This is a predicted structure of a 73-nucleotide RNA (transfer RNA) from Sciurus carolinensis. Taxonomically the source falls in Sciurus (Eukaryota, Chordata, Teleostomi, Sarcopterygii). It matches the Rfam family "tRNA". About the family: Transfer RNA (tRNA) molecules are approximately 80 nucleotides in length. By type it is a transfer RNA. Model confidence (mean pLDDT): 82 of 100.
[in-house]
RNA sequence: GCCUGCGUAGCUUAGUGGUUAUAGCGCUCGCUUAGUAAGCGAGAGGUCGCCGGUUCAAUCCCGGCCGUAGGCU
Numbered sequence: 001g002c003c004u005g006c007g008u009a010g011c012u013u014a015g016u017g018g019u020u021a022u023a024g025c026g027c028u029c030g031c032u033u034a035g036u037a038a039g040c041g042a043g044a045g046g047u048c049g050c051c052g053g054u055u056c057a058a059u060c061c062c063g064g065c066c067g068u069a070g071g072c073u
Base pairs, nucleotide, nucleotide: 001072002071003070004069005068006067007066010025011024012023018056027043028042029041030040031039049065050064051063052062053061
């Protein structure tokens, strides 16, 4: 330099055009306990990597860029 995959919450991720974007762990609060852990309930936390395009409508499709993993030379 070229090719391919991936990028969504602090971490791991589901969702692949259409109502308010999911779950687990973690975090905060409450219940429970003599107390802690465990368990149960509730809550906060997201410009869906960035810019543009297509569309009535984009996390999803297309292009470029950035990052990352792998391959080829």